[in-house]
Context: one part of a larger RNA
RNA sequence: CUGGGCGUAAAGGGUGCGUAGGUGGUGGAGUAAGUCUGAUGUGAAAUCUCCAGGCUCAACCUGGAAAUGGCAUUGGAAACUACCCUGCUGGAGGCUUGGAGGGGGGGACUGGAAUUCUCGGUGUAGCAGUGAAAUGCGUAGAUAUCGAGAGGAACACCAGUGGCGAAGGCGAGUCCCUGGACAAGACCUGACACUGAGGCACGAAAGCCAGGGGAGCAAACAGGAUUAGAUACCCUGGUAGUCCUGGCUGUAAACGGUGCACGUUUGCUGUAAAAGGAAUCGACCCCUUUUGUGGCGAAGCUAACGCGCUAAACGUGCCGCCUGGGAAGUACGGUCGCAAGAUUAAAACUC
Numbered sequence: 001c002u003g004g005g006c007g008u009a010a011a012g013g014g015u016g017c018g019u020a021g022g023u024g025g026u027g028g029a030g031u032a033a034g035u036c037u038g039a040u041g042u043g044a045a046a047u048c049u050c051c052a053g054g055c056u057c058a059a060c061c062u063g064g065a066a067a068u069g070g071c072a073u074u075g076g077a078a079a080c081u082a083c084c085c086u087g088c089u090g091g092a093g094g095c096u097u098g099g100a101g102g103g104g105g106g107g108a109c110u111g112g113a114a115u116u117c118u119c120g121g122u123g124u125a126g127c128a129g130u131g132a133a134a135u136g137c138g139u140a141g142a143u144a145u146c147g148a149g150a151g152g153a154a155c156a157c158c159a160g161u162g163g164c165g166a167a168g169g170c171g172a173g174u175c176c177c178u179g180g181a182c183a184a185g186a187c188c189u190g191a192c193a194c195u196g197a198g199g200c201a202c203g204a205a206a207g208c209c210a211g212g213g214g215a216g217c218a219a220a221c222a223g224g225a226u227u228a229g230a231u232a233c234c235c236u237g238g239u240a241g242u243c244c245u246g247g248c249u250g251u252a253a254a255c256g257g258u259g260c261a262c263g264u265u266u267g268c269u270g271u272a273a274a275a276g277g278a279a280u281c282g283a284c285c286c287c288u289u290u291u292g293u294g295g296c297g298a299a300g301c302u303a304a305c306g307c308g309c310u311a312a313a314c315g316u317g318c319c320g321c322c323u324g325g326g327a328a329g330u331a332c333g334g335u336c337g338c339a340a341g342a343u344u345a346a347a348a349c350u351c
Stems, first nucleotide, its partner, number of pairs: 004322003007305002012319001014202004021195003025088004030083002033081002035077008049065006091192001092189003095185004104178007111155001116150007126137002163170002207248006216242002221237004259318006267296011300307002324351003333344004
């Protein structure tokens, strides 16, 4: 390279936007680059293959044919691809209306419960903690209880295989700014599309830099226990950190361990929301359709487990990735980073 694959055996990029590239709906006209076809020229000889012949045979030699995937020139065809011209509306986008609904994002303000601390009142000997204890706190008045205040962080119930978001993720309330999805209409544009190497942006937690903040929790650390030991599990404390602002880092079991888009393919059932219908005084219930989110399952697929209109079924397009285990996601080099490190990524050797 070919071929085969990527839920769990090696293998889907963390996610999106998008450049080049690849691929691309439908009707008509043209061109003839690809494509198909005819002719001509060329494709040296030897070799190889086939046939015939010559050395007694064979090797060998001689003659003929075939082959020489191809290239060039020229004539023709126009279905498909391409190019160009002109249309179409189903893909795509826009517009209008809409129900509202939604922890989608950003900012500001506000709220109550709880923990801790401070002050004051009541009150007295314990409290806390554990398997049991001890360290710890407390007669300088703790724990408990009542009142007042300070401060930070998180938002019980509602809450739901419920909602939203590309992913990471998002949950007290109100207001302001803002993104997306969905349904109906079929009014407008007229293929404007899909994917996407590089690139750009976003990206939990931890970590880093600068400045704030610091209630609770809590790496490190200290002490008490346990134990043969206990650099742990348990307990008492406790600093970074956790929080905010600005910047960096760019990784996760970043998981549905399942890339994105489009089309096709029996069903049953739950749930969130919308539109239409039947019925009703009206609402609910009921029926149909759509979008999302679950369960079970036809066919089919699968090594099995299982998946099964939210496919791992049947197909198409594009991207990423895999190629025995270890060495190793390591070394070296490059790029990025303040660093930590990230990314790209081997080999010797060994089984």